Background:
This is a predicted structure of a 355-nucleotide part of an RNA (large-subunit ribosomal RNA, domain IV) from a wastewater metagenome. Its Rfam family is "Bacterial large subunit ribosomal RNA". Rfam links the family to the GO terms ribosome and structural constituent of ribosome.
Context: one part of a larger RNA
């Protein structure tokens, strides 16, 4: 010097990203307990007091219950109850120590805020969370050989279920709510018109040639065969017409205006499918920003309450609240301490020396 542990004057978080770690609290009985609340809770809230041993005395009381007694419908019973056994306060008196849950086991507490309702689940081996799940809500599909899923199939699950059921999506207890836009995309419905495949249909055309014409080259060319092939008839889909947002999603700009100023209830204009309602707001979201004001501190980029200029909140990719809960995050306080001022001493084990 290192590891593990013990103690420490005065101070008591000045340490530090942060009270990390440590200290403190601690059991049982009694008293006493606030806001808030979903009336259950919050609660071991908080905050106090007692606790050993000896004697009265294993006392009062309680349990069980023998003997006995009482009731009685005379038996199946019920009640009281010496003794014995078990349990057992409260009170009075006394004793000792610094200390009586004498060791050990054995909650620190309070106030404010964020997130998630909660108990649960998770990255086996760096993340336990505000992530996942969750009851509850809602949309949608599915009429049973269900939809959906696995399989080439047979077949199986769904389900020996049947719409109060089953599958899928989103949201996520509860409370108050959930605005506007259907132009685009998706989905659902529609079928008049446009477009449109295979197929049907065959107008027409090419090749071939018996024959005919021609001196010949060559030309024409029936039937048949073969290659092709226009019109026309052809669904769904798409176009089209509607609907639909707890479907994917979206939810404006400029200029002016009130008898101080400032601001603009008001007006004008452009654009849009429609221009963000309620609620919330420098927020897990605010760049400028340590915004401004207030609170807390001697001093506060954090925190809390406001304001609203929302770079770039906003309503089931839910909005705003919310008791209870949380090894979550954040601010403050009390208690307590070697975290620190600032270190010291001690114990055991290393380091070091010898072997």
């Nucleotide at each position: 010097c290192c590891c593990u542990c013990g103690u420490u004057a005065a101070g008591g978080a000045a340490c530090u990203c942060g009270g990390c770690a440590a200290a403190a609290u601690g059991g049982c009985c009694c008293c006493g307990u606030a806001a808030c609340u979903u009336a259950g809770g919050g609660a071991u809230a908080a905050g106090g007091g007692g606790c050993g041993c000896c004697c009265c005395g294993g006392u009062a009381g309680g349990g069980u219950g023998u003997a006995g007694g009482g009731c009685c419908a005379c038996a199946c019973g019920c009640c009281c109850g010496a003794a014995g056994c078990c349990u057992g306060a409260g009170g009075g008196g006394g004793c000792c120590g610094c200390a009586g849950u004498g060791a050990a086991a054995c909650g620190g507490c309070c106030c404010g805020a964020g997130c998630g309702a909660c108990u649960g689940u998770u990255u086996a081996c760096c993340a336990c969370a505000a992530a996942c799940a969750c009851a509850g809500g809602u949309c949608u599909c599915u009429g049973c050989u269900a939809a959906g899923u696995c399989g080439c199939a047979a077949g199986a699950c769904g389900a020996a279920g049947u719409a109060u059921a089953g599958g899928g999506g989103c949201u996520g207890a509860c409370g108050c709510c959930u605005g506007c836009c259907c132009a685009g995309u998706g989905c659902c419905g529609g079928a008049a018109g446009g477009u449109u495949a295979a197929g049907g249909g065959g107008a027409g055309g090419g090749c071939u040639u018996a024959g005919c014409g021609g001196c010949a080259a060559c030309g024409c060319g029936a039937a048949g065969g073969u290659c092709u092939g226009a019109a026309c008839c052809g669904a769904a889909g798409c176009c089209c017409c509607g609907g639909u947002g707890a479907a994917c999603g979206g939810c404006g700009g400029c200029c002016g205006u009130a008898a101080c100023u400032a601001u603009a209830a008001c007006g004008g204009u452009c654009c849009u499918a429609a221009g963000g309602u309620a609620g919330c707001g420098a927020a897990a979201u605010u760049c400028c920003u340590u915004g401004u004001c207030g609170g807390g501190u001697a001093a506060g980029u954090u925190c809390c309450g406001a304001c609203c200029u929302g770079c770039a909140c906003g309503a089931a990719u839910g909005g705003c609240g919310u008791a209870a809960c949380g090894a979550c995050u954040u601010g403050g306080g009390c208690g307590c301490u070697g975290u620190c001022u600032c270190a010291a001493c001690g114990a055991g084990g290393g380091a070091c020396u010898c072997g």